[in-house]
Context: one part of a larger RNA
RNA sequence: UGACGGGGACCCGCACAAGCGGUGGAGCAUGUGGUUUAAUUAGAAGCAACACGAAGAACCUUACCAAAUCUUGACAUCCCUCUGACCGGGACUUAACCGUCCUUUUCUUUCGGGACAGAGGAGACAGGUGGUGCAUGGUUGUCGUCAGCUCGUGUCGUGAGAUGUUGGGUUAAGUCCCGCAACGAGCGCAACCCCUAUCCUUAGUAGCCAGCGGUCCGGCCGGGCACUCUGAGGAGACUGCCAGGGAUAACCUGGAGGAAGGCGGGGAUGACGUCAAAUCAUCAUGCCCCUUAUGGUCUGGGCUACCCACGUGCUACAAUGGCGUAAACAAAGGGAAGCGAACCCGCGAGGGUGGGCAAAUCUCAAAAAUAACGUCCCAGUUCGGACUGCAGUUUGCAACUUGACUGCCCGAAGCUGGAAUCGCUAGUAAUCGCGGAUCAGAAUGCCGCGGUGAAUACGUUUCCGGGUCUUGUACC
Repeated sequence: UGACGGGGACCCGCACAAGCGGUGGAGCAUGUGGUUUAAUUAGAAGCAACACGAAGAACCUUACCAAAUCUUGACAUCCCUCUGACCGGGACUUAACCGUCCUUUUCUUUCGGGACAGAGGAGACAGGUGGUGCAUGGUUGUCGUCAGCUCGUGUCGUGAGAUGUUGGGUUAAGUCCCGCAACGAGCGCAACCCCUAUCCUUAGUAGCCAGCGGUCCGGCCGGGCACUCUGAGGAGACUGCCAGGGAUAACCUGGAGGAAGGCGGGGAUGACGUCAAAUCAUCAUGCCCCUUAUGGUCUGGGCUACCCACGUGCUACAAUGGCGUAAACAAAGGGAAGCGAACCCGCGAGGGUGGGCAAAUCUCAAAAAUAACGUCCCAGUUCGGACUGCAGUUUGCAACUUGACUGCCCGAAGCUGGAAUCGCUAGUAAUCGCGGAUCAGAAUGCCGCGGUGAAUACGUUUCCGGGUCUUGUACC
């Protein structure tokens, strides 16, 4: 100098408090541990592992196991020989890979050959999701979007170092003001970027329809671009104005005007560093190891096991509700090996046919909570839906292990959850649906979108984490 203290002072944060809703109890989904197994591949391990990598394990994926099988190899470069192809189609065989046969089938030339491709051979080599993240690059998490971390010159000190960066105020902020042996500067903060909230200009189809006309009553057509909206360009907010406080400062409190007020709301953006944090299984890579196998191919199985334990979720336990009938209002997205309207068939999942649409045109598409009417009358029920049986649909070579969905039947636990513990301060929590990525099929997960829409915050004594100053130290 730091680090630490069950030392002190000050400050901040859904940290506590004040509230709302959960988890922990039940059933199921999913991840992990454990156990089992031929194998249940492997990584991640307090916060910061555990719906995590995995934006999707029936085959493939796949790395694991069993059996079968190949050895210059599935892939790359080089050498020699042979062939003219390769690709594609068909047949036999096999559990499949492998293997056998038939058919189709190159370019160029100085005719020596060359290009390209296939087959065979020899070896150099290929190959490895094998080990080491404690040999590494790159990337990431975390403290933490916390306000800090440093440098040049000068000064002080024998020196390590100090000063600046401390002090008085102030701020979300080392933000700014004042003072000061310091004066300046850099990385961070803020701003510049994107979305959103208001207005203007411009443009007007595929969007819109105020006024006019037509109409099959559908913005459908003529017409128009006023409005909504969409795209582009601008304006607007700066403590700019007023009052008070303050040190005549920074700044704070209140007010006016304004769509918006003091950082308007949200996102992206993560300083020096810490944890030998994570990743050799994205990739790259040193060293070590395997080389008829720790490499390659293929069939079947496994990753889905199940006494149990934990995490994260979904559905409930009901009347602020369940069910039925009929009515209304979104946003953001996707669509060609695709989205699929209308019509017909089916109780339904779905099927048949297929208008339109590479989309502000067509389509997915029905928004759902909500409001109205009716019913149930507090019960293990018209709550709840696990589980069982039967019959089906669909994707796909293939749903037995092990997909999703539909109809009928069956109807379990569960009557609000111990100790403990989590999230959230406003269009937030809670609640309600909708979409997308992955994807043949397979979400209660993830990432987005809008609808309805609260309660509470006295305050900082205490718990947790962090920042600044100071003090003690048997630590460095």

The part of an RNA shown here (small-subunit ribosomal RNA, 3' major domain) has 476 nucleotides and comes from an uncultured organism. Its mean pLDDT, the model's own confidence on a scale to 100, is 82. Its Rfam family is "Bacterial small subunit ribosomal RNA".